Large-subunit ribosomal RNA, domain VI from Verrucomicrobiota bacterium JB022, 253 nucleotides, folded computationally. The source organism's lineage runs through Bacteria, Pseudomonadati and Verrucomicrobiota. Its mean pLDDT, the model's own confidence on a scale to 100, is 84.
[in-house]
Context: one part of a larger RNA
RNA sequence: CGUUGGAGAUUUGAGGGGUUCAUUCAUUAGUACGAGAGGACCGUGAAUGACGAGCCUCUGGUGUUCCGGUUAUUGCAUCAGCAGUAGCGCCGGGUAGCUAAGCUCGGACUGGAUAAGCGCUGAAAGCAUCUAAGCGCCAAGCCAUUCCCAAGAUAAGAUCUCCCUUAAGGGUCCUGGUAGACUACCAGGUUGAUAGGAUGGAUGUGUAAGUGCGGUGACGCAUUGAGCUAACCAUUACUAAUGACCCAAUCGA
Numbered sequence: 001c002g003u004u005g006g007a008g009a010u011u012u013g014a015g016g017g018g019u020u021c022a023u024u025c026a027u028u029a030g031u032a033c034g035a036g037a038g039g040a041c042c043g044u045g046a047a048u049g050a051c052g053a054g055c056c057u058c059u060g061g062u063g064u065u066c067c068g069g070u071u072a073u074u075g076c077a078u079c080a081g082c083a084g085u086a087g088c089g090c091c092g093g094g095u096a097g098c099u100a101a102g103c104u105c106g107g108a109c110u111g112g113a114u115a116a117g118c119g120c121u122g123a124a125a126g127c128a129u130c131u132a133a134g135c136g137c138c139a140a141g142c143c144a145u146u147c148c149c150a151a152g153a154u155a156a157g158a159u160c161u162c163c164c165u166u167a168a169g170g171g172u173c174c175u176g177g178u179a180g181a182c183u184a185c186c187a188g189g190u191u192g193a194u195a196g197g198a199u200g201g202a203u204g205u206g207u208a209a210g211u212g213c214g215g216u217g218a219c220g221c222a223u224u225g226a227g228c229u230a231a232c233c234a235u236u237a238c239u240a241a242u243g244a245c246c247c248a249a250u251c252g253a
Stems, first nucleotide, its partner, number of pairs: 001152001005163007015149004021049001024047001025045003033038001051106005059100004066093005071086006110144003117137004164252001169247004173189005194240003197236005204228002210223005
């Protein structure tokens, strides 16, 4: 841009794509078979591997500053307490997110037409012959089934609801993220919880500072599971989503 007014939602499926493993083990069964050695078919299993998809409850990883410990040095006159630099200085943990080694699920079943192959009936050729007419069985393969995309399928399909004389509506713009290179997509824009802040909680760290007490002191104890706490959860208009502009034209001939 088209699909011929606009918006929201639900769909049909032409067509296209994905998957297609059967490893190992147990059982059937040390059975059938075999003198023995050996050793099954057919089946059963929410046993198992590899592969694939999704996810983060669990187990872990990461988590560059969330918490703590600690070394050297500098600064705040000194102490204390903090801060800077040293690969985040180093070290011990760790939220969200991301993630695998973690978790869940998948390959199924079945039908149709067949290949090689195996057959029935059956002549040419009084016999025989699966084939010449006719009929059947049969593969991880083919076509379906299954999963995903899908009406630009220009043959542009279908259904439901709503709106349009101040057009309905869409966009610019702004706050953002479940989205993302940009765009797009999605959630919001005061008739508002969209982001930040605040409050409360969760989580993490592990008993803050100050003060008091004890000790010559390093330090310990009490106040105290304290203080602090990112991306998480909830609440709350405190801050910012202002004001405005552009496109779209008359019920769709």